[in-house]
Molecule: Bacterial RNase P class A
Organism: Shewanella sp.
């Protein structure tokens, strides 16, 4: 000087005029007026996760469904964040990981190939026998058998290299490597080790296949919910379910019968399904028709933010101190003028937070890595 990688910040500014929303003060019966401050984001987006809050009932236990998936921490919690382990990409700084378990079971893998998993004999190599050629040696063909070292097919083919051995071979034996089991050492752990012993060696890939294992998990959602006011037809039709028993009362000479909303059980209902528990127990289903959909509240001090000290590798925690940061309601910040400049991208809160993901003009400040050049 360039390139790369990673972390943080800003997100047009200033002034004036008019307009919009909300708050405070003053005036006003009210409507309103004057003055003074304030008023969209780093993602407000996606609605993908986790919660706070509200309701369903005052509360549970399983099954099923769903989610997560290395270890240890952080957090209100999480599928998030931090640190580490293992694996992969990259020269590197860094980045990525859907990272439990395949001797619990089931299943899948086109084509090629002899054979694709307790999976093989196509070409080859070799002993025996037969035939032919041949001077011996040997060659060619056929057949029985052996073989899986060599070749071929394939993304992947029965651990790898070497030596011995064999008719030819083969962990058949041996050495080393690999693999498995056990032990030792270090580490909280995941794991690691140029550590030791034993074993010829269990037989590949896929779980982002089903299943199994460990842990977590009620449902619906601010259009939740609460209050006030008003209005209509507390409308009409069809169906299901009221069954069984007891107390009481009535009838009866008695047996027994009737009634029985008082009571018990069952049917039935209770914010995804189903069982138990629990609560209610004249409740539920379908169709037609009518009224209202107005106002207030929920609605903003939040697991809030800044600075400093201490602890921690870090996420973060803790103590002190300072600040108080929009609440619209068919949806508030718009228009004009002037100046400056980095010449303005992606883009507008709707109950509120913690994350992730996606989009993004331009500018600024750092860490680290590679390359080139100079000293």
């Nucleotide at each position: 000087c360039g390139a790369g990688u990673u972390g943080g910040c800003c997100a047009g500014a200033c002034a004036g005029u008019c307009g919009c929303c909300g708050c405070g003060u003053u005036c006003g019966c009210a409507a309103g007026a004057a003055c003074g401050g304030g008023g969209a984001g780093g993602a407000a987006a996606g609605u993908c996760c986790g919660g706070g809050c509200u309701c369903c009932a005052a509360a549970g236990a399983g099954c099923g469904g769903g989610g997560u998936g290395c270890c240890a921490g952080g957090u209100a919690a999480c599928g998030c964040c931090u640190g580490g382990g293992c694996g992969g990409u990259g020269c590197g700084a860094a980045c990525c990981g859907a990272c439990g378990a395949c001797a619990a079971g089931u299943g899948c893998a086109a084509c090629a190939g002899a054979g694709a998993g307790u999976a093989g004999a196509c070409c080859g190599c070799c002993u025996g026998c037969c035939u032919g050629a041949u001077u011996u040696a040997u060659c060619a063909g056929g057949u029985c058998g052996g073989u899986a070292a060599g070749g071929g097919u394939g993304a992947a083919a029965g651990g790898g290299u070497g030596c011995g051995g064999u008719a030819a071979g083969a962990g058949c034996g041996c050495a080393c490597c690999g693999c498995g089991u056990c032990g030792g050492u270090g580490g909280u752990a995941a794991c690691a080790c140029u550590c030791g012993a034993c074993g010829g060696c269990a037989c590949g890939g896929c779980a982002a296949a089903c299943c199994c294992c460990a842990c977590c998990u009620g449902g619906a959602g601010c259009a939740a919910g609460g209050c006030c006011a008003a209005a209509u037809a507390g409308g009409g039709a069809a169906g299901u379910a009221g069954u069984g028993g007891c107390a009481g009362c009535c009838c009866g000479c008695a047996a027994g019968g009737g009634u029985g909303c008082g009571u018990c059980a069952c049917a039935g209902c209770g914010u995804g399904g189903g069982u138990c528990c629990c609560g209610c127990g004249u409740a539920c289903u379908u169709c037609c028709g009518g009224g209202u959909a107005g106002g207030c509240u929920g609605c903003u001090a939040a697991a809030g933010g800044g600075c400093u000290g201490c602890g921690g590798u870090g996420a973060c925690g803790u103590a002190g101190u300072c600040c108080g940061u929009a609440g619209a309601g068919g949806a508030a910040u718009g228009a004009c003028u002037g100046u400056c400049c980095u010449c303005g991208a992606c883009a507008g809160a709707a109950c509120c937070c913690g994350g992730c993901u996606u989009a993004u003009a331009g500018g600024c400040c750092g860490g680290c890595u590679g390359g080139c050049g100079c000293u």